Predicted 3D model of a 73-nucleotide RNA (transfer RNA) from a Candidatus Zambryskiibacteriota bacterium.
RNAcentral holds the sequence, with entries from ENA.
Taxonomically the source falls in Candidatus Zambryskiibacteriota (Bacteria, Bacteria candidate phyla).
Rfam family: tRNA. Rfam classes the family as a transfer RNA.
RNA sequence: GGGCCUGUAGCUCAAUUGGUAGAGCGCAGCUAUGGCAUAGCUGAGGUAAGGGGAUCGUAGCCCCUCAGGUCCA
Numbered sequence: 001g002g003g004c005c006u007g008u009a010g011c012u013c014a015a016u017u018g019g020u021a022g023a024g025c026g027c028a029g030c031u032a033u034g035g036c037a038u039a040g041c042u043g044a045g046g047u048a049a050g051g052g053g054a055u056c057g058u059a060g061c062c063c064c065u066c067a068g069g070u071c072c073a
Stems, first nucleotide, its partner, number of pairs: 001072007010025004019056001027043006049065005
């Protein structure tokens, strides 16, 4: 320098064909216990890496940039 893959909640990751963004763990509160552990219930937490475009409509399509990984030279 070039090819490919990845970027979604604090962490690990989903989301079929473009149509209201979710799970587990973690965090906060409540209930049960004398208390802890534990269990159950409820809740908070997202400019979807950044920008532009196509579309009635994008996390998913197209282009550029950035970051990480991998291969080639």